[in-house]
Formats: sequence, C1' cells, structure tokens
RNA sequence: UCGUGCUAGACGGGGAGCUAGCGGUGCCCUGUACCCGCAAACCGCUAUAGCGGGGUUGAAUUCCCUUUCCAGGAUCGGCGGUUAGCAGGACUGCCCUGUCAGCGGGCGUUGAGGACUGGGUCUCGUGCGGCGGGGGCCUGCGAACCGGGUCAGGACCGGAAGGUAGCAGCCCUAAGUGGUCACCCUCGGGCGCCACGAGGCUGCCUGGUCUGAGCAAGCUGGCCAGGGCAAGCUGAGUAACGAGGCACGAAAAAGGGUGCACGA
Repeated sequence: UCGUGCUAGACGGGGAGCUAGCGGUGCCCUGUACCCGCAAACCGCUAUAGCGGGGUUGAAUUCCCUUUCCAGGAUCGGCGGUUAGCAGGACUGCCCUGUCAGCGGGCGUUGAGGACUGGGUCUCGUGCGGCGGGGGCCUGCGAACCGGGUCAGGACCGGAAGGUAGCAGCCCUAAGUGGUCACCCUCGGGCGCCACGAGGCUGCCUGGUCUGAGCAAGCUGGCCAGGGCAAGCUGAGUAACGAGGCACGAAAAAGGGUGCACGA
C1' cells in the first nucleotide's frame, strides 16, 4: 500500500419553551435525514443524562475536533422615528366675556335714563261653563209553571143557592235589556280668549306719577384681566417596526484528527 472480516462511531441538527437539570413528544428555523412502541393533567432519564425492540453502514464524500460565514429564534428599566389610549395647559393658536380707545350711523325735551306704582304673561285654590262616565226622571220590550189582576172552557166541593183553586187568552209589573238623552243628582280631566281669591317675579309686554339728558346696538383695534378648547405642544407610557449590542446557533466552506485481527 492492497484485500477480507470486525469494532468505536454514524443513520440529522439547532432556537425558544417546559424542567432542579438533561433529552424527547408539541411549536419555530434549517433542509431531506432508517423502521416500530411511549409521552403536556406529559414521557424517559441523572452528568456516559430519552427509554425499549429491530435494521443498515462503518474507519471516511459519510465519524470526531477547530475556524470562517451565517438562516433563525430569544434578550436589552438601552437607542431612533412613529403610535392607540391617558393626563396637562407653561408656550403658540382659536373661542367667549369684561375693560379701554376709535369709527360711522340710530333713538331721545313729541321726554333718554332712573325712582315709585298698577295690570298681563307664571303658580295654586274655588266657582261657572263645556266634555265624558254612572244614576235618577220619561219610555219600549220583558215571567210555559215556580209574579199580580181578570180568568172563557173545563175541574173540585155542595141537594141547591153558592163557593174554591186555576190553564190558555187579555192587561200589568220585577230582575234585566233598549231608547231618549230635554231636566235633576253624582264622579272625573293633557278642557276653557270665563269669573273670583291668594302667591310670586322682575325676564318680557303694557299703563300712570315724579325727575330731566342721555341711551342702546354694531364694526375695528390694542393691552390687560377672567373663563374655555386641546390642533400644535408638554409629560408619563403601550404596541409594532428599524438600527445596534450580547449569548446561542442549523446549513455550507476550509483545515486537522481517528482503530482491531488475519492474509499478500
């Protein structure tokens, strides 16, 4: 160096999570990689840290180590620009009110403004009216027998005179049920160009008396003062994204390493 047979090893790995810890099942990444059984109310183990059974390959393209590169998932009271919602009002802005100044008009001695006073509008009560309900008055109907009157016929009692009860019919009425609703009584109210009494208010309307010169509105502007809004802004802060740091890290690439027996 070659051949044969074997052995260690390999036949996927990683991240987060779970866990005292390790590995697995489940999720995610990588990308193709033997089969069967077990397992989230978990399963199997203990630093040689899945267990049990079977199979293939096997000292190298395949096993082991190191380095480079990097998919990916975590992490950072961190950084950046955004951001739902919350709070604030210092500042900018906007709105309202007051004050001041100006402007052009208006009303006003045929009485501005003010003071006093009356009425209405408002509230409560009573009355009246109206409306509605109920009752009364008036009136129609209204009882097979168990309401009334009169009771033909017939029945009963009686020697007779006479008497008794009484169906149908006719008349009347009770309860009830209709009508009229003119009148009377009673009750009620989202009724009233009504009347009276009481209260209340100064907001509005209207009248009287006194006094006698101002009054009210608009527009513009300034500073100041008060109040408000929260768009900008400020504060804390949530969430996603981006950049970065940090610890892992699949796949890939490069370098290195690793047996035993026999024979030639």
This is a predicted structure of a 264-nucleotide RNA (Bacterial large signal recognition particle RNA) from Chloroflexi bacterium HGW-Chloroflexi-1. It was read from a public genome assembly, where an Rfam model found it. The coordinates come from a structure-prediction model, not an experiment, and the mean pLDDT is 77. The organism belongs to Chloroflexota, within Bacteria. Its Rfam family is "Bacterial large signal recognition particle RNA". Gene Ontology terms of the family: SRP-dependent cotranslational protein targeting to membrane, signal sequence recognition and signal recognition particle, plasma membrane targeting. Of the family's consensus pairs, 87% are formed in the model.